[in-house]
Transfer RNA from uncultured Luminiphilus sp., 77 nucleotides, folded computationally. It was read from a public genome assembly. Rfam family: tRNA. Rfam classes the family as a transfer RNA. The coordinates come from a structure-prediction model, not an experiment, and the mean pLDDT is 82.
């Protein structure tokens, strides 16, 4: 240097062929249970969708650059 993968909630991950207000699980915060936790059960909060452009009536999703991890292969000492 070249290819190839992944970047969505605090963490682990979904997200179909582009379609109206983006989700689950853990965990957090509140309740109901309890003598007082745990558990269990109900309730809520909590996203620039990695940046920055394009395309398009509409973009997590489709082009390009760019970034930042990981795997290959390849230079040079």
């Nucleotide at each position: 240097g070249c290819g190839g993968a992944a970047u969505u909630a605090g963490c682990u991950c979904a997200g179909c062929u582009g379609g109206a207000u983006a989700g689950a699980g853990c965990g957090c915060c509140g309740g109901u249970c309890u003598a007082c936790g745990a558990a269990a059960c109900c309730g809520g909060a909590g996203g620039u969708c990695g940046c920055a452009g394009g395309u398009u009536c509409g973009a997590c999703u489709c082009c390009u650059g760019c970034a930042u991890u990981c795997c290959g292969c390849g230079c040079c000492a």